[in-house]
RNA sequence: CGGGCUGUAGCGCAGCCUGGUAGCGCACUUGCUUGGGGUGCAAGUGGUCGCUGGUUCAAAUCCAGUCAGCCCGA
Repeated sequence: CGGGCUGUAGCGCAGCCUGGUAGCGCACUUGCUUGGGGUGCAAGUGGUCGCUGGUUCAAAUCCAGUCAGCCCGA
């Protein structure tokens, strides 16, 4: 210098190809259960989808640029 993959909740990930309410598990909060804890059950909080811009009625998703990590090539 060139190419590829990854980036989404505190953690691990799905959703992207095929645009249309942002989800799952764990964790956390509250309540029930218990003498207390754990387990179990019920309800709930938490995201400007790495960043910027573009296309579109509408973008996590498509396009361009850029940042970080990993890998390959030179």

A computed fold for a 74-nucleotide RNA from a Deltaproteobacteria bacterium, annotated as transfer RNA. The organism belongs to Myxococcia, within Bacteria. Rfam family: tRNA. The family's RNA type in Rfam is transfer RNA.